[in-house]
RNA sequence: GGGCCCGUAGAUCAGUGGUAGAUCGCUUCCUUGGCGUGGAAGAGGUCGGGGGUUCAAAUCCCUCCGGGUCCA
Numbered sequence: 001g002g003g004c005c006c007g008u009a010g011a012u013c014a015g016u017g018g019u020a021g022a023u024c025g026c027u028u029c030c031u032u033g034g035c036g037u038g039g040a041a042g043a044g045g046u047c048g049g050g051g052g053u054u055c056a057a058a059u060c061c062c063u064c065c066g067g068g069u070c071c072a
Stems, first nucleotide, its partner, number of pairs: 001071007010024004018055001026042005048064005
């Protein structure tokens, strides 16, 4: 320098055009003498930045940034 893949909640990951979700973690409550387990509720997201297409974009296109991998 070139090809390909990835970037979404604190962590690990779903979601491939129509209100952004799961598990673990966190907070509160119930349960316990207390802790843990179990149960209920809740908080937490400019979907890496910018632009374009569309009635509508996390999703499609372009570009940039970051990471991984292969080639040189």